Predicted 3D model of a 484-nucleotide part of an RNA (large-subunit ribosomal RNA, domain I) from Thiomargarita sp. Taxonomically the source falls in Thiomargarita (Bacteria, Gammaproteobacteria, Thiotrichales, Thiotrichaceae).
Context: one part of a larger RNA
RNA sequence: GGCAGAUGGUGGAUGCCUUGAGCGUAAGAGGCGAUGAAGGACGUACUAGACUGCGAUAAGCCACGGGGAGCUGUCAAGAAGCUUUGAUCCGUGGAUGUCCGAAUGGGGCAACCCAGCAUGGUGAGAAUCAUGUUACCCUUCGGGGAGCGAACGUGGGGAAGUGAAACAUCUCAGUACCCACAGGAAAAGAAAUCAACCGAGAUUCUGGAAGUAGCGGCGAGCGAAACUGGAUUAGCCCUAAACUCUUUGGGGUGUUAGUAAAAUAAGCUGGAAAGCUUAACCGUAGUGGGUGAUAGUCCCGUAUAUGAAAACUAACCAAAGACUAUUCGAGUAGGUCGGGACACGAGAAACCCUGACUGAAUAUGGGGGGACCACCCUCCAAGGCUAAAUACUACUUACGCAUCGAUAGUGAACAAGUACCGUAAGGGAAAGGUGAAAAGAACCGCGGCAAGCGGAGUGAAAUAGAACCUGAAACCAUCUGCCU
Numbered sequence: 001g002g003c004a005g006a007u008g009g010u011g012g013a014u015g016c017c018u019u020g021a022g023c024g025u026a027a028g029a030g031g032c033g034a035u036g037a038a039g040g041a042c043g044u045a046c047u048a049g050a051c052u053g054c055g056a057u058a059a060g061c062c063a064c065g066g067g068g069a070g071c072u073g074u075c076a077a078g079a080a081g082c083u084u085u086g087a088u089c090c091g092u093g094g095a096u097g098u099c100c101g102a103a104u105g106g107g108g109c110a111a112c113c114c115a116g117c118a119u120g121g122u123g124a125g126a127a128u129c130a131u132g133u134u135a136c137c138c139u140u141c142g143g144g145g146a147g148c149g150a151a152c153g154u155g156g157g158g159a160a161g162u163g164a165a166a167c168a169u170c171u172c173a174g175u176a177c178c179c180a181c182a183g184g185a186a187a188a189g190a191a192a193u194c195a196a197c198c199g200a201g202a203u204u205c206u207g208g209a210a211g212u213a214g215c216g217g218c219g220a221g222c223g224a225a226a227c228u229g230g231a232u233u234a235g236c237c238c239u240a241a242a243c244u245c246u247u248u249g250g251g252g253u254g255u256u257a258g259u260a261a262a263a264u265a266a267g268c269u270g271g272a273a274a275g276c277u278u279a280a281c282c283g284u285a286g287u288g289g290g291u292g293a294u295a296g297u298c299c300c301g302u303a304u305a306u307g308a309a310a311a312c313u314a315a316c317c318a319a320a321g322a323c324u325a326u327u328c329g330a331g332u333a334g335g336u337c338g339g340g341a342c343a344c345g346a347g348a349a350a351c352c353c354u355g356a357c358u359g360a361a362u363a364u365g366g367g368g369g370g371a372c373c374a375c376c377c378u379c380c381a382a383g384g385c386u387a388a389a390u391a392c393u394a395c396u397u398a399c400g401c402a403u404c405g406a407u408a409g410u411g412a413a414c415a416a417g418u419a420c421c422g423u424a425a426g427g428g429a430a431a432g433g434u435g436a437a438a439a440g441a442a443c444c445g446c447g448g449c450a451a452g453c454g455g456a457g458u459g460a461a462a463u464a465g466a467a468c469c470u471g472a473a474a475c476c477a478u479c480u481g482c483c484u
Stems, first nucleotide, its partner, number of pairs: 001483009015469001016433002020404002022401007029393002031148002039100003042055003046078001049075003061094006070082003105114003115134008136145003152183001153181005163170001167217001193200002204231005214222002235385003238329001244322007254312003258306003264279005280297002282286001288300003334358007344370001365380005420427002440468001443455004
């Protein structure tokens, strides 16, 4: 030095676990905001820090209701207190609510600076303090608006990478993105619609029709409708009524706290019984969780029954009120030119929208039936409202899973959008597990009044000792044997 074995160290794989995730189902809710939001800054406890809560009345104040023995949020103990004269806690309503923020008296480098007016206080005065008020736009003068918010919606704008095996029409795509605005849905909507000589009868969504008819450098690709099967159904007004909306009231339903809630013992093993054995019981309750191992009958619950002083409550009923509207639609229909949109790229290209220029008729009239004309059929534009079926889920509740189990699952199971990085936009971690219970090792010894060890003690276990479950491998030692 090598090999092998043993014993340790290092390391943190693996197994087991789960407080956290992922994906759904069924309901609810679908908004908050000048009565100052969302989001923050700074404060606030017996408190140095962080989280949570709260706001100078500051882990809280008041009332009502629930509840009934403990409590003073968490890390996190201690101290000092509160509480059956009912605390803590839960629900409803209210009060307070610094400063910034639409931020709104003016300004400003957000959380700061400086004012006017009115009223009141202090002061000899200069001055200073408190409360209220003072932005802008619209207004019928009553009031309203603004800003924020995950997706869904309507409208106004609107790409490129890409595909066409290059590329320009085309495609991607009216997508991404930007802007405006709205609602719990939005939009659309009661035929100047389709159809085909038979007829249907608003809109929306959906299975087919159908990758069909078509469109297309007829390339790549794009791509209907009639009709039919379903979902859901609702019609009205411009004048009266109705619809719709608002307010008030009504009964009932439900939501926001709760309440009651059955039934097991012994022996054995063990640190511990829920395990095993024997013998019982309940069940409209054998969903689930916890308890020193695996519990229907130990605890919390669960089936079931029941409950509200207060606030809210879809739909329904009743009453009152408001509104829609400019009188059946003229600079309209139609035409020409240029665009757009229709599955349809100018095409034989109808129908629809309209920037420019034009420009009718008035039911004895007008539009459409895919150039156009005739016949025929069908409908009545140029005013308006309209639930449901449809889309979505930031949020709340309940439940579920042949989803993951700490390099997984959210980036985040932990003071996580934290630490940290970046001028900034932005990027963005790592990090879970003693034990049933801290019983977290009194005391003694070595040591530097260390670190760390050795005894002692606790515990079922301390090679469970806080760098703590299990503790793989690489790697490092020690001992023994063999080889050189």